Source information:
Predicted 3D model of a 104-nucleotide RNA (SAM riboswitch aptamer (S box leader)) from a Bacteroidota bacterium. Taxonomically the source falls in Bacteroidota (Bacteria, Pseudomonadati). Rfam family: SAM riboswitch aptamer (S box leader). Gene Ontology term of the family: regulation of gene expression. Of the family's consensus pairs, 100% are formed in the model.
[in-house]
């Protein structure tokens, strides 16, 4: 990289370097940005996927705790829409994307 499964309307800062873009892009919109974008570094914080501990359990894969370890995140619903269905200013599904674990 690829495949499978799960989750994605919650939550969470500041400083330094940097110097014009950014929010995944194909398109449209909307928002943020020289009162400093992206990216990188440092220290915090948020979360609870893996690991850890306890309970339960051999029907089953759950409940709870902590947050040392592996990770991820830390503007706006995954910023919104696009494909599709319906009872249609809305609701659902899919695709795509992100994260984690496993397989290879």
């Nucleotide at each position: 990289a690829u495949g499978u499964u799960a989750u994605c309307a919650a939550g969470a800062a500041a400083g330094g370097u940097g110097g014009a873009g950014a929010g995944a892009u194909u398109a449209g919109a909307c928002u943020c940005u020289g009162a400093g974008a992206a990216a990188c570094c440092u220290u915090g914080g948020c979360a609870a996927c893996c690991a850890u501990c306890g309970c339960a359990u051999a029907c089953g894969a759950g409940c709870g705790a902590a947050a040392c370890g592996g990770u991820g995140c830390u503007a706006c619903a995954u910023u919104c829409u696009a494909c599709u269905c319906c009872g249609a200013u809305g609701g659902g599904g899919a695709u795509a994307g992100a994260u984690a674990a496993c397989a290879c």